About this RNA:
The prediction has a mean pLDDT of 84. Predicted 3D model of a 1512-nucleotide RNA (small-subunit ribosomal RNA) from an uncultured prokaryote. RNAcentral holds the sequence, with entries from ENA.

């Protein structure tokens, strides 16, 4: 980097989803070892328990007991000493605002960054520098006493201090005033004067000096504390620029509120408070109000800008159960201090008290989820202390946890009988697989034993020693050397040794995106799934297996965040049709802005200084064996602030300039707007007048008008709208939009000259005007037309379309509304970028009297086109190209332009405008096809035109359906239904019932025996069972022993068989579009592609047949031809065939011939070849000549790519399933032939163009040896009897029949028609009951020409008549062949079917037998509304009024000070503020409701068919 997914394809837009990284994570499966790190993200829920802040005896008074010793003793005890000045309380100093935790509140000077503080404080600690002077009164504790259940409390005596307290002194502290001074106003510096304000002493050591006797005190020294004042460091207060989430569906906030004076307060500035004056203060550059959040360094991703994020580690704040408060203090409104008020939890004696883990452990609870009620102060800090030393869940370690990084390890080498076994297999093999085994080595890590650091340096203490102090060398002190005292981890880490491959490998995925594939099971089931999808009997996607891909002590799922996403687009995007230009103007802010001179220097560039805390990251180099992880340095830290400088651009000043703009002149067009007048056609009303039955309306009709006089016509008159003709991609308007004529009033525009004005310009958020048609409101008109409505039609049904009517409305005035496909679906403004032609309104020039003409210009409007631009379609100087300016909009489809709320409006809406939920698309252009109740050329028995059927009866025959033990099975629109089946009594035969067989009836293979084969017996319905003989010895080899093939019998296992299933696994063959004229390809060219051209166009053909023509040029499969029959000749052959000619006969019977017919080989002919017309000098095409035949001469054979998952697994083969004493095999008997009924296909009819009856003519093709069968004979006849000839141009099958001629019937259910029953009988065959044909006699049914609706037929055809043949032992009305007899019609192609070609539209592509809306019904989802109810937050007013400061009063109490009056201090009252609570309205925000509103989503529900094609 990029992938998948919208289509049959294709290019675009666009959304979804993956592929990576990253985590305080959790979950499932699995789990050797060790370092480093990390661990409640939920409930600022609630907490048992221990611990987390003490410390000083060198600030100060007290002061013990246990237990021991001794002594005493009434033997109960008492006392000394000892523990012990210890234990403990206390007074009193210091810490207790560090340090650890939480992230609830804060949107805000909180927190980041610069900065100010002349508006400030600062314990402890440092520097130098001064002081410690004299007094004095208390008080806890201890004791007694009192109250309480407890906490805890009063009262009385007594007592210390570094606790209190008076007083003296001040260094110019500190406060008033006055004055000089400074960068600047100010509280800074400086000087004066005046008032105020300090203090403690402790511990060691020394007497040199004073007192006194040693030795103390005073003093002195050292030290430690005190005080006052200066500097400091370090730490903090308080202000100020900037930067710091959303939501405008939050638009106006505020009264101590903004500013000033006074005074209060604070360490300090300030409405921090307060009194009094002003009326201000803030906001769209977003106040206010809401909703969310601690902030930053960083942390994660990203190429980077960004974006998300605040764990651990730093640094700020904020908090400490919840809300208020103050005290004390150098700091505090104090986590683990107070006091009061809620809530909770806990003790009680019911009276009253206790408490506060967001501190380390730890418990409950909550949740997906986060540890041990560990050790030690050994380091590192940290607090007291002089020190020793004490305290320290701060810290150091350990302990749990794969929670994460980061290292090692589960072995290595050799080994093919490629072993066994697993999978699978095409059975041949392949593969796990050199893997294991086997040999050979190694020894990390885990165990066993032994050794074994650093991390410790200090304090203190010894000793030495060297400084200060001393009168000293004592002492004390300060420093140095030496020695010695300290380890929680931990016997840890390292290190040696030993022994052994032994104990240490799983996860997920394997359809494509994504590396990786096979069997088996299962069968839209079970399940999978990120997306797109998989699963309906052959699943590489389910489960399981073999194998294989990928990380690997992990691997995967899940959530999150960034990224890919340029998919919010500063970097880096759009808006004519995909989503996106406000309807269209005017203008506020605001943005943005011509030319030239000067000038500042705010933007800007440049350079300096200062900051940007450490950690982190990035380099470098170093320490743990690497590395994670640490240590040192560097760089970075794009920023911010000071200054110093440029001065080209941009803004500020000034002063001009004319080209943008504007203003004046002189002209010109024009349905622009307003007003009020005037006109003529037509409609339709009313009067008259002619006039007589219909008018009117549709497809076709009614409703409706009309005999009361309509329609029609003729005059006449109302009366309202509109303004033919001109009128034109012509005209004006900003845009809605203006159309008859004249007259006022009035906007804009254009051209030309030249003058003048000097950027005045362009956009334009908010605003503010205009804005079709429908609506409304009031009042007016109202001919037409015309929603609603009414009738009438159409329909299944028509609450439509059509038709008759017909109200509002539509017109006018005035007033609202304020939106349309208000569209060029294209904001305005400006600039540049080849052309060609046209229009409109002006100029100029040339020529001309002039109309007119030609060229240039300026604006307007249109087509074409180039270059560029677009996804493409197109746009193109009227750009959608290039640039610049400013404004609106757009971000997936549905929900939805909907809901709620705001303003808007009389209503009706109209405006601003979401969420939940729910799809994986929805869309644009273009392409290929199919498709249209589009279009435009052809064809076909397609229709027309004509003949004959069919549908109706009987009856054959097939199907459905019924029935059945069975009625065996398949084919279902055309393209199933006389179809498979060219023929079911048995057999066929698959189907039932019954009896039977299990290596089977048939095959391959073995092993025994025997050739083989033939005969009879019983039983049985048959298959078969059981028996019995005798007959008989073959083929090839041979070493004569055997031995092989064939055949038969018996055993044994592989097997064998299946007309079981799947035709939707499948070959193969068949149909069918359709004998339609199409279906494709090389190569070039176009096209981003998909495709397109070719194959389209113009002619012409049956024909993509052929010509031209042309970005095609060729070529292939199809068409035609070539094959076969036929139609004419020629030639060759004459037998069984033919006879003209000569003889013969009954007879081509024979002889004879081979001409003719005919046979059957070969050939010949037809080719638009010739004439003429036409036609593009073409292909053709009419037409005519020859010809048998003419324009494919008729007729067959022959069937492109490809549709239908057409049919056939039962012809055949075949995968895969399934049965295997059976779904398989043999028999017998029945079915397949059944019967209320429907269908299709035939056949005979229904008569006289006929029936019967007699008598006569003329065929082609084709069968025949288990056959055809002659002559002759019998039978009324089926047929029998007979057996000549014939393996067939020789014999037979074999009389064709209609026709012809006569003769009868005479229109009738008949002489018509034949079913259908009975009787007899022939024939075939083991066998004719189920269940053949055929004859004969007898019976004589339905039918009288067929309903909607359908078939088939263009000439030797229709239609009618016989004839054969195939299957068969018999059994055709069918079927496939063959002559005979022989017609009618075709104007045409507008319809109906079918097809072919081009073209249009298209929301189809499973392709119109498509695709799709909506109600209704169900079920479920999420939301709105909803009488209401129930929380949360919260404004205002008001009641109240804890504890606490302030603030008065203090007649009660009252040691210190006292001039003894009193100060002064307590307690109590009293005011004010106030937290909790309380009332009673409101405001907002959630739950939740009967009930209702539309939505969304379900399987093949109901109605109907709105839209896609002209969608009817």
């Nucleotide at each position: 980097a990029g992938a998948g997914u919208u289509u049959g394809a294709u290019c675009c837009u666009g959304g979804c989803u993956c592929a990576g990284a990253a985590c305080g994570a959790a979950c499932g499966c699995u789990g050797g070892c060790g370092g480093c790190g990390u661990g409640c993200u939920u409930a600022a829920c609630a907490c048992a328990u221990g611990c987390a802040a003490g410390u000083c005896g060198a600030a100060c008074g007290c002061g013990a007991a246990c237990a021991g010793u001794u002594u005493c003793u009434u033997c109960g005890g008492a006392a000394a000493c000892u523990u012990a000045g210890u234990a403990g309380a206390g007074u009193g100093g210091c810490g207790c605002a560090c340090g650890g935790g939480u992230g609830a509140g804060u949107a805000a000077c909180g927190c980041g960054u610069a900065g100010a503080u002349a508006a400030c404080c600062u314990g402890u600690c440092c520097a130098a520098g001064c002081g410690a002077c004299u007094g004095g009164g208390a008080u806890a504790g201890c004791c007694c006493u009192u109250c309480g259940a407890a906490a805890g409390g009063g009262g009385g005596a007594u007592u210390a201090a570094u606790a209190c307290c008076g007083g003296a002194u001040a260094c110019g502290u500190u406060g008033a005033u006055u004055g000089u001074u400074u960068u600047u106003a100010a509280g800074g510096a400086c000087a004066a004067u005046c008032a105020a304000g300090a203090a403690a002493g402790g511990u060691g050591g020394c007497c040199u000096c004073u007192a006194u006797u040693u030795a103390u005190a005073a003093g002195c020294u050292a030290u430690c504390a005190c005080g006052c004042a200066u500097g400091g460091a370090g730490g903090g207060g308080u202000c100020u620029g900037c930067g710091u989430a959303c939501c405008a569906u939050u638009a106006g906030u505020u009264u101590g509120u903004u500013g000033g004076u006074g005074g209060g307060g604070u360490a300090a500035u300030g409405g921090c408070c307060u009194a009094c004056c002003a009326a201000g203060a803030c906001u769209a550059c977003g106040a206010u109000g809401g909703u969310u959040a601690a902030c930053g360094g960083g942390u994660c991703u990203g190429a980077g800008a960004g974006g998300a994020u605040g764990a651990u580690c730093c640094g700020u704040c904020a908090c400490a159960c919840u809300g208020g408060c103050a005290c004390u203090g150098a700091a505090a409104c104090a986590c683990g201090g107070g006091c009061c008020a809620g809530a909770c939890u806990c003790c009680u004696a019911c009276g009253g008290g206790a408490g506060g883990c967001a501190g380390c452990a730890g418990u409950g609870a909550g949740g997906a989820a986060u540890a041990u009620u560990g050790c030690g102060c050994a380091a590192u800090g940290g607090g007291g202390g002089c020190a020793a030393c004490c305290c320290u869940g701060a810290c150091g370690c350990a302990g749990c946890g794969a929670c994460g990084c980061c290292g090692c390890g589960u072995g290595g080498g050799u080994g093919a009988g490629g072993a066994a076994g697993g999978c699978u297999u095409u059975c041949g093999g392949g593969u796990c697989g050199u893997a294991a085994a086997a040999c050979c080595c190694u020894g990390u890590c885990a165990g066993a034993a032994g050794g074994g650091a650093a991390g410790a340096a200090a304090u203190g203490c010894u000793u030495a020693u060297a400084g200060g102090u001393u009168a000293a060398u004592a002492c004390c002190u300060u420093g140095u050397a030496a020695g010695u005292u300290u380890g929680a981890c931990g016997g840890u880490a390292c290190c040696u040794u030993c022994a052994a491959a032994g104990g240490a490998a799983g996860c997920a995925c394997c359809g494509g995106c994504u590396a990786a594939c096979u069997c088996c099971g299962u069968g839209c089931c079970a399940g999978c799934a990120g997306c797109c999808g998989c699963g309906g009997u052959a699943a590489u996607a389910c489960g399981g297996a073999g194998g294989g891909u990928g990380c690997a002590a992990g691997c995967g799922u899940u959530g999150u965040u960034c990224g890919g996403a340029a998919u919010u687009a500063c970097u880096g995007g759009g808006c004519g049709u995909a989503a996106a230009g406000c309807g269209c103007g005017c203008g506020u802010a605001g943005g943005c802005g011509g030319c030239c001179u000067u000038u500042u220097a705010a933007g800007u560039c440049a350079g300096a200084u200062g900051u940007g805390a450490a950690a982190g990251u990035c380099c470098a180099c170093g320490g743990c064996u690497c590395a994670a992880c640490c240590g040192u340095g560097g760089a970075a830290g794009u920023g911010c602030a000071u200054u110093u400088g440029a001065a080209a651009c941009u803004g500020g000043a000034a002063a001009g300039c004319u080209u943008g703009a504007g203003u004046a002149u002189u002209g010109g067009a024009g349905g622009g707007g307003g007003u009020a007048g005037u006109g003529g056609a037509a409609u339709u009303c009313c009067c008259g007048g002619u006039g007589u039955a219909g008018a009117g309306g549709u497809g076709a009709a009614a409703u409706u008008c009309g005999u009361a006089g309509a329609u029609a016509u003729c005059g006449g008159g109302a009366g309202g709208a509109a303004u033919a003709c001109c009128a034109g991609u012509g005209g004006c308007g900003a845009a809605g939009g203006c159309g008859a004529c004249u007259a006022c009033c009035u906007g804009g525009c254009c051209a030309a000259a030249u003058a003048c004005u000097g950027a005045c310009a362009c956009u334009g958020a908010g605003g503010u005007g205009c804005g079709a048609a429908a609506g409304c409101g009031u009042g007016g008109g109202g001919a037409g037309c015309a929603a609603a409505c009414a009738g009438g039609a159409u329909u299944a049904g028509a609450u439509a379309c059509c038709c008759u009517g017909g109200u509002a409305g539509u017109c006018c005035a005035c007033g609202c509304c304020g939106u349309a496909a208000a569209c060029g679906a294209u904001g305005u403004c400006a600039a540049c970028u080849a052309g060609g032609u046209g229009u409109u309104g002006g100029g100029a020039a040339g020529g001309u009297u002039a109309a007119u003409c030609u060229u240039c210009u300026c604006a307007u409007u249109g087509c074409c086109g180039c270059a560029g631009c677009u996804a493409a379609c197109g746009c193109a100087u009227u750009a959608a190209g290039u640039u610049g300016a400013c404004c609106g909009c757009c971000u997936g489809g549905g929900g939805a332009g909907u809901a709620c709320g705001g303003g808007c409006c009389c209503a009706a809406g109209a405006u601003u405008a979401a969420a939940a939920c729910u799809c994986a698309a929805a869309g644009g252009a273009a392409u290929u096809g199919a498709c249209g109740g589009g279009u435009g050329c052809c064809c076909g028995c397609a229709c027309a035109a004509g003949c004959g059927g069919u549908g109706g009866a009987g009856u054959a025959u097939g199907u459905g359906g019924u029935u059945u033990a069975a009625u065996u099975c398949g084919a279902c629109g055309c393209a199933a239904c006389g179809c498979g089946c060219a023929g079911a009594a048995c057999c066929u035969u698959a189907c039932c019932u019954g009896g039977u067989c299990u290596u089977g009836a048939a095959a391959u293979c073995c092993c025994a025996a025997g050739a083989a084969u033939c005969u009879c017996u019983u039983g049985g319905a048959a298959a078969c069972a059981a028996g019995a003989g005798g007959a008989g010895u073959g083929c090839c080899c041979u070493u004569c022993g055997g031995g092989g093939a064939a055949c038969c019998u018996u055993g044994a296992u592989a097997c064998a068989g299946g007309u079981c299933c799947u035709g939707c696994a499948u070959g193969g063959c068949u149909g069918u579009c359709g004998u339609c004229a199409g279906c494709u390809c090389g190569u070039g060219u176009c096209g981003u592609g998909a495709g397109a051209u070719g194959u389209u166009g113009g002619g012409u053909u049956a024909a993509g047949u052929c010509c031209c023509g042309c970005a095609a040029c060729g070529a292939g499969c199809g068409c035609a031809a070539c094959c076969c029959c036929u139609a004419u000749c020629u030639u060759u052959a004459g037998u069984u065939g033919c006879c003209a000619u000569c003889a013969u006969u009954a007879a081509g019977u024979u002889g004879g011939g081979c001409a003719c017919u005919c046979u059957a080989g070969a050939g010949a002919g037809a080719c638009u070849g010739c004439c003429g017309g036409u036609g593009u000098c073409a292909a053709g095409c009419c037409g005519g000549a020859g010809g048998a035949a003419g324009g494919u001469g008729g007729g067959g054979a022959u069937g492109a790519c490809g549709u239908c998952a057409a049919g056939u697994c039962a012809u055949c083969a075949u995968g895969g399933c399934c049965c295997u004493u059976a779904u398989g095999g043999g028999c017998a008997g029945g079915g397949c032939u059944a019967c209320a009924c429907a269908c299709g296909u035939g056949c005979u009819a229904c008569a006289a163009u006929g029936g019967c009856g007699a008598g006569u003519a003329c065929a082609a093709a084709g069968g025949g040896c288990a056959g055809c069968g002659a002559a002759g004979g019998g039978g009324c006849g089926a047929c029998c009897c007979g057996g000549a000839g014939c393996g067939a141009a020789u014999c037979u099958c074999a009389u064709a029949a209609a026709g012809c001629u006569c003769g009868u019937c005479u229109c009738a259910g008949u002489u018509c028609g034949g079913a259908u029953u009975g009787g007899a009988g022939u024939c075939u065959g083991c066998a004719a009951c189920u269940c053949g044909a055929c004859u004969c006699c007898a019976u004589g049914a339905a039918g009288u020409u067929g309903g909607a609706a359908u078939c088939g037929c263009u000439a030797g055809u229709a239609a009618u008549c016989g004839u054969g043949g195939a299957u068969c032992a018999g059994a055709a009305c069918g079927c496939c062949a063959c002559g005979g007899u022989g017609a009618a019609u075709a104007c045409g192609u507008u319809c109906c079917c079918g097809g072919g070609c081009c073209u249009u539209g298209u929301a189809c592509a499973c392709a119109c037998c498509g695709c799709c809306c909506g109600u209704c019904a169900c079920a479920c989802c999420a939301u709105g509304g909803g009488a209401g109810u129930u929380g949360g937050u919260u404004u205002g007013a008001c009641c109240a009024g804890a504890a606490g400061c302030a603030g008065u009063u203090g007649a009660g109490c009252u040691a210190a000070c006292u001039u003894c009056g009193g100060a002064g201090g307590c307690a109590g009252g009293c005011u004010g503020c106030c937290a909790a609570g309380g009332u009673a309205u409101g405001a907002u925000u959630g739950g939740u409701a009967a009930c209702u509103g539309g939505g969304g989503u379900g399987a093949a529900g109901u109605c109907g068919u709105a839209a896609c094609a002209a969608g009817g």